Transfer RNA from a Bacteroidaceae bacterium, 72 nucleotides, folded computationally. The RNAcentral record of the sequence draws on ENA. Rfam family: tRNA. Rfam links the family to the GO term triplet codon-amino acid adaptor activity. It is annotated as a transfer RNA. Its mean pLDDT, the model's own confidence on a scale to 100, is 84.
RNA sequence: GCCGGAUUAGCGUAGUGGUAGCGCAACGCAUUCGUAAUGCGUGGGUCACGAGUUCGAAUCUCGUAUCCGGCU
Numbered sequence: 001g002c003c004g005g006a007u008u009a010g011c012g013u014a015g016u017g018g019u020a021g022c023g024c025a026a027c028g029c030a031u032u033c034g035u036a037a038u039g040c041g042u043g044g045g046u047c048a049c050g051a052g053u054u055c056g057a058a059u060c061u062c063g064u065a066u067c068c069g070g071c072u
Base pairs, nucleotide, nucleotide: 001071002070003069004068005067006066007065010024011023012022013021018055026042027041028040029039030038048064049063050062051061052060
């Protein structure tokens, strides 16, 4: 230099055009003399950034950034 992949909640991840989900963690309540464990519940997301296509974009297209891998 060229090619490919990844980027979604604190962490790990699903979601291939029509309401952004799950597990763990956090917080609250119950339980307990108290803690842990357990049960129930709650909150938390500019979907990496910018632009485009579309009635509508996490999703499709282009560019940028970071990380990983391959070729030279």